[in-house]
RNA sequence: GAUAAAGGCAAACCCGGCGAAAGCCGGCGACGCAAAGCUACGAGGCUACCGUGUGUGCCUGGUCGACGCGCACACCAUGCCAGUCGAGCCGCCGAA
Numbered sequence: 001g002a003u004a005a006a007g008g009c010a011a012a013c014c015c016g017g018c019g020a021a022a023g024c025c026g027g028c029g030a031c032g033c034a035a036a037g038c039u040a041c042g043a044g045g046c047u048a049c050c051g052u053g054u055g056u057g058c059c060u061g062g063u064c065g066a067c068g069c070g071c072a073c074a075c076c077a078u079g080c081c082a083g084u085c086g087a088g089c090c091g092c093c094g095a096a
Stems, first nucleotide, its partner, number of pairs: 001093001008033002014027005031083001037089003041086003044081003051075008
């Protein structure tokens, strides 16, 4: 980084699988990409199984309460995103 050349990758949808989910893997398929190659180092974003808190329901001779269980909401990364940006490493070609 070009109406160049040789190529490369593969979004969404759908199908199958893994996962609590975000998402990932494979197939199909091409929205696009000069690093849309690799790396979770920084920022940002996504999910919330587990955990914590609050509320509420159940558990009854009656009431209150405890424990336990269920539901809802909020917080939470050790999970995820490299096709969010930055950073590091490797890499094809060679016009202005």

The RNA shown here (c-di-GMP-I riboswitch aptamer) has 96 nucleotides and comes from a soil metagenome. The RNAcentral record of the sequence draws on MGnify. The prediction has a mean pLDDT of 86.